Model confidence (mean pLDDT): 81 of 100. Predicted 3D model of a 73-nucleotide RNA (transfer RNA) from Candidatus Angelobacter sp. Rfam family: tRNA.
[in-house]
């Protein structure tokens, strides 16, 4: 320089344009227990890398652009 994957909660990943972005760990409370561990309930946590675009409607499609990996050169 030129291609391809990914970037979503504190961590690791889901999410075929359409209610309030889902889940496991992990956190806080609270019940359980003779204490801890397990287990129960509740709750809290992501304006989805960024900025623009097309839609009634965007995590999603498109365009740029930043960052991480990988491949050609």
């Nucleotide at each position: 320089g030129g291609g391809g994957u990914g970037g979503u909660a504190g961590c690791u990943u889901a999410g075929c344009g359409g209610u309030c972005a889902a889940a496991g760990c992990g956190g806080a409370u609270u019940c359980c227990u003779g204490u801890u561990a397990a287990g129960a309930a509740u709750c809290a946590c992501a304006u989805c890398g960024u900025g623009g675009g097309u839609u009634c409607g965007a995590c999603u499609c498109c365009c740029a652009u930043c960052c991480a990996c990988c491949c050609c050169g």